[in-house]
This is a predicted complex of two RNAs, RNase P RNA and transfer RNA, with 466 nucleotides together. It holds a member of the Rfam family "Bacterial RNase P class A". It is annotated as a ribozyme. The coordinates come from a structure-prediction model, not an experiment, and the mean pLDDT is 78.
RNA sequence: GCGGAGGGCCGGAUGGCCGCGGCGCGCCUCCGGGCGGGUCGAGGAAAGUCCGGACUCCACGGGGCAACGGUGCCGGGUAACGCCCGGGCAGGGCAACCUGACGGAAAGCGCCACAGAGAACAGACCGCCCGGUCCCUGGAUCGGGUCAGGGUGAAACGGUGGGGUAAGAGCCCACCGGGGGGCCGGCAACGGUCCCCGCAUGGCAAGCCCCACCGGGAGCAAUGCCGCAUAGGGGUUUCGCGCGGGGGCUUCCCCGCAGGGCCGCCCCGGCCCGAGAAACCCGGGUUGGCAGCUCGAGCCGCCGGGCGACCGGCGGCCCAGAUGAAUGGCCAUCUCGGGCCGGCCUCGCGCCGGCCUAGGACAGAAUCCGGCUUACAGGCCCUCCGCGCGC
RNA sequence: GCCGAGGUAGCUCAGGGGUAGAGCACGGCAUUGAAAAUGCUGGUGUCGGUGGUUCGAUUCCGCCCCUCGGCACCA
Numbered sequence: 001g002c003g004g005a006g007g008g009c010c011g012g013a014u015g016g017c018c019g020c021g022g023c024g025c026g027c028c029u030c031c032g033g034g035c036g037g038g039u040c041g042a043g044g045a046a047a048g049u050c051c052g053g054a055c056u057c058c059a060c061g062g063g064g065c066a067a068c069g070g071u072g073c074c075g076g077g078u079a080a081c082g083c084c085c086g087g088g089c090a091g092g093g094c095a096a097c098c099u100g101a102c103g104g105a106a107a108g109c110g111c112c113a114c115a116g117a118g119a120a121c122a123g124a125c126c127g128c129c130c131g132g133u134c135c136c137u138g139g140a141u142c143g144g145g146u147c148a149g150g151g152u153g154a155a156a157c158g159g160u161g162g163g164g165u166a167a168g169a170g171c172c173c174a175c176c177g178g179g180g181g182g183c184c185g186g187c188a189a190c191g192g193u194c195c196c197c198g199c200a201u202g203g204c205a206a207g208c209c210c211c212a213c214c215g216g217g218a219g220c221a222a223u224g225c226c227g228c229a230u231a232g233g234g235g236u237u238u239c240g241c242g243c244g245g246g247g248g249c250u251u252c253c254c255c256g257c258a259g260g261g262c263c264g265c266c267c268c269g270g271c272c273c274g275a276g277a278a279a280c281c282c283g284g285g286u287u288g289g290c291a292g293c294u295c296g297a298g299c300c301g302c303c304g305g306g307c308g309a310c311c312g313g314c315g316g317c318c319c320a321g322a323u324g325a326a327u328g329g330c331c332a333u334c335u336c337g338g339g340c341c342g343g344c345c346u347c348g349c350g351c352c353g354g355c356c357u358a359g360g361a362c363a364g365a366a367u368c369c370g371g372c373u374u375a376c377a378g379g380c381c382c383u384c385c386g387c388g389c390g391c
Numbered sequence: 392g393c394c395g396a397g398g399u400a401g402c403u404c405a406g407g408g409g410u411a412g413a414g415c416a417c418g419g420c421a422u423u424g425a426a427a428a429u430g431c432u433g434g435u436g437u438c439g440g441u442g443g444u445u446c447g448a449u450u451c452c453g454c455c456c457c458u459c460g461g462c463a464c465c466a
Stems, first nucleotide, its partner, number of pairs: 001387010012334007020041004025036004043362001047373002050371005055219004061268005068215005073087005088102001089100004103210002108208002110204003125150002127146009158176006177199001178197008223291004233282007242257006259273005284465003298317008336359001337357008392462007401415004409446001417433005439455005
């Protein structure tokens, strides 16, 4: 110098004028308000709503079981997570480094189209070999052996080499691969090493499933309070009107039980109904205010612990709360980018100077946090790798 | 703001791992004097987009895009 990898950060700045939303302050007031001034006022993703929580209401009891949903190498971090960090293994790259839904296929079930002889306790189509018969020295046919070769396929029941054989075959041997066991290292995933076993079980679990772990439901339009208004109006479905006792003494009231319903199911238990109850639908009214509502797993700095994610201590700070929903517009100067001109020269997409400029992304809070994912003009910083050149 | 459902032929919808159909619509032929109806026949899709799992994806999984629906309070 060229090419590449990883991480972090910014994402226009300052001033003036006008305007908008929240919260204090001062003055005036005919109590309706008016004027002046202060302070704060979008993001790294506020987005998608994909995960995890806080918070609120509902269900809310104990034990067991089942279903449903999710997660899935190991260890750690965290309020929690499907997130993050560190490690292992596998794959890719010369490398820096990147990627991985990465438990179990010898628990069981299912599927494996087409092609192919055969697709899962497989299989003789061609070929090879042996024997019989016929023609005859090579074929035809029949019976048998063989999975080494060909061919099909995404996949053909270990691979390479040698021995062996009629031809072959883990049939035998060496190496590689695989399985089992011991020892060592490691918290573990896993790794190393030794011995044994000719080898026995193809793939798919983002198919059912098995194993381990986690999980009640709904969501701030949750929920509570105040106010305005209207017709506690109509319909459908489901379950139901039984017994005993007491009072009153027709109608009625109280208690108990049977029965029914609900709490996923079962047992214990609980609640409701017991002559009405529950669910849904149609119809009617109000489309106001307050709380929840922003101080919080908060932000910044320093110190300490840890490889790191992160944790601890001390000090400082207050940082939007709107509700058809504020956070904007104009001007000036500068910055970035672009264009043009001139100069310099180690001639290049280089440097310096001047002028013009209508260009500056993705996007906008809505209960609040922690993540992930997606979108993003342009720019800055740090570390590392490969190649070339110079010293 | 929160929650749910769905994108397959021009339209309405099936299909839920093995290369995609049905009805209507459209074209041609027959029938008719002509048309309608009817019969025969034919054309046809990025399966919303993009990655992944698998030998193979419309189907299974992730992300993105689009469409539709529901949720206020009172009695």